[in-house]
Context: one part of a larger RNA
RNA sequence: UUGGGCGUAAAGGGUCUCCAGGCGGUUUUGUUAGUCCAGCGUUAAAUCCUGCCGCUCAACGGCAGGGCCGCGUUGGAUACGGCAAAGCUAGAGGAAUGGAGAGGGGACAGGAACUUACGGUGUAGGGGUGAAAUCCGUUGAUAUCGUGGGGAACACCAAAGGCGAAGGCAAGUCCCUGGCCAUUUCCUGACGCUCAUGAGACGAAAGCGUGGGGAGCGAAUGGGAUUAGAUACCCCAGUAGUCCACGCCCUAAACGAUGCGCGCUCGCUCUUCCGAGUAUCGACCCUCGGAGGGGCUCAGCUAACGCGUUAAGCGCGCCGCCUGGGAAGUACGGCCGCAAGGCUAAAACUC
Repeated sequence: UUGGGCGUAAAGGGUCUCCAGGCGGUUUUGUUAGUCCAGCGUUAAAUCCUGCCGCUCAACGGCAGGGCCGCGUUGGAUACGGCAAAGCUAGAGGAAUGGAGAGGGGACAGGAACUUACGGUGUAGGGGUGAAAUCCGUUGAUAUCGUGGGGAACACCAAAGGCGAAGGCAAGUCCCUGGCCAUUUCCUGACGCUCAUGAGACGAAAGCGUGGGGAGCGAAUGGGAUUAGAUACCCCAGUAGUCCACGCCCUAAACGAUGCGCGCUCGCUCUUCCGAGUAUCGACCCUCGGAGGGGCUCAGCUAACGCGUUAAGCGCGCCGCCUGGGAAGUACGGCCGCAAGGCUAAAACUC
């Protein structure tokens, strides 16, 4: 609960695509059941409102008028909306020519570091810490050189940088592929926006299943320290995992804690990409236009902080969500999952 709200107080769905539904640019014509106007009928009486009157007043009651919710029917209006038809090009989409990018998938193959095996040099330590010890080392470690193997991640470039719907994406080359931007006329002719608790897809990390892989790191675990204790912080080891393939899970401070789309509203400055003009042998520079990413600010907004053309300003359309704290994102039920659990979601009681 016909209200007011959702950056931080409760509240934007993790993200996208879509069905139903809601909403709908511009011109003309037709139509009228939405809408508007008028008449008639009906809406029993009482109740409600106004005026007058009656009980000494009031409550109560009487009379008259009005009102409320509509409904039916007749006539009229056609601005708006709907429906039908025909057009238009400013929305939307397409074509053509260019462009940037860690966007996605697959394959191949690099260098540094690390680790390991073998070989050479070489000898008593190394490692680690606040200090130590566990630990490694005379069966030769650490250090150093060479050769081979292995797995994972890609220093510099690197940026307030770029791309993606979000999660997210970073060495290199090739193949396949999605989206985006600019310019010019041309083409289609409203084909659009949003979207349910209705459908589908994606969705970090951890976790699960089967098989592989396993260098480093490292929950658990063992040991050494610290300490009153130390199931920790520090150290030495180290399993799962981290990696790959396929199949699940579906959560998050999934955050800009800010849903999507469109229009409108002073500016300054930096930056990425594209175009035009100017300039030039060419590029840079300079001016202007467009698309993104940042900083500062006018008006305005805001409880304040702050936001401020990337709005949290001014408006419209559609969706999601909130309604005191705890109990509780729990119980129960349902659906999903191999499980872990997820989604939906209360109440008693209590303050």
Small-subunit ribosomal RNA, central domain from a Pseudomonadota bacterium, 351 nucleotides, folded computationally. Its mean pLDDT, the model's own confidence on a scale to 100, is 86. Its Rfam family is "Bacterial small subunit ribosomal RNA".